This is a predicted structure of a 248-nucleotide part of an RNA (large-subunit ribosomal RNA, domain VI) from a soil metagenome. Its Rfam family is "Bacterial large subunit ribosomal RNA". Gene Ontology terms of the family: structural constituent of ribosome and ribosome. The RNAcentral record of the full RNA draws on MGnify.
Context: one part of a larger RNA
RNA sequence: CGCUGGAAAUUUGAGAGGGCUCUUCCCUAGUACGAGAGGACCGGGAAGGACGAACCUCUAGUGUACCAGUUGUUCUACCAAGGGCAUUGCUGGGUAGCUACGUUCGGUUUGGAUAAGUGCUGAAAGCAUCUAAGCACGAAGCCGUCCUCAAGAUUAGAUUUCCUUAUAGACUCCUCGAAGACUACGAGGUUGAUAGGCAGCAGGUGUAAGCGCCGCAAGGCAUUUAGCCGAGCUGUACUAAUAAGUCA
Numbered sequence: 001c002g003c004u005g006g007a008a009a010u011u012u013g014a015g016a017g018g019g020c021u022c023u024u025c026c027c028u029a030g031u032a033c034g035a036g037a038g039g040a041c042c043g044g045g046a047a048g049g050a051c052g053a054a055c056c057u058c059u060a061g062u063g064u065a066c067c068a069g070u071u072g073u074u075c076u077a078c079c080a081a082g083g084g085c086a087u088u089g090c091u092g093g094g095u096a097g098c099u100a101c102g103u104u105c106g107g108u109u110u111g112g113a114u115a116a117g118u119g120c121u122g123a124a125a126g127c128a129u130c131u132a133a134g135c136a137c138g139a140a141g142c143c144g145u146c147c148u149c150a151a152g153a154u155u156a157g158a159u160u161u162c163c164u165u166a167u168a169g170a171c172u173c174c175u176c177g178a179a180g181a182c183u184a185c186g187a188g189g190u191u192g193a194u195a196g197g198c199a200g201c202a203g204g205u206g207u208a209a210g211c212g213c214c215g216c217a218a219g220g221c222a223u224u225u226a227g228c229c230g231a232g233c234u235g236u237a238c239u240a241a242u243a244a245g246u247c248a
Base pairs, nucleotide, nucleotide: 001152005163006162007161008160009159010158011157015149016148017147018146021049022048023047024046025045026044027043033038051106052105053104054103055102059100060099061098062097066093067092068091069090070089071086072085073084074083075082076081110144111143112142117137118136119135120134169247170246171245172244173189174188175187176186177185194240195239196238197236198235199234200233201232203229204228205227210223212221213220214219
């Protein structure tokens, strides 16, 4: 831009894509078969591999804005306590998120038309013949059933509701996001929990500083399962989403 009044929401599915996998073991049954050795079809059950999807409860990884330990140096006048730099200085842990090595789930069921093949009836050709007319079976394959997208399907579909001169609705702008390169999409904009702050909780680290006591001191003990804390959860209008404008 189109879809021929303008919108919001819910949909149908022409069509497109994906998937439909492999192995072992047990029962049937040491049965059928076979002199024996060996050893089934059919049917039922159980595990597992690879592959795929989703997710982060568990396990594990990362986690340079979290916590602690520690070396050298420099600065905060000094002590103590801290900041900077040294690969994040190094080391030990680690929330959220993102992940796999982790967890859960999946490939099922059956329907239709068939291939090779198997048949029924049956002439041409008094017989015979699955075929010539007709009819029935038959595959991990084909078309559906399953999953995803899908009306630019220009054949532009359907349903419900709203709006008719400043209305429905949309946008600009702003606060943001398990959305994201930008855009888009989604949650909100005071009739408000959208983000920040704050409070509580979860969770991480592991018992802060200061003071006191003990020790000549290094240090230890107590206050103290402290102190600190990014992303998590719940709450709370304290701050910012004001005001306004545009299209229709």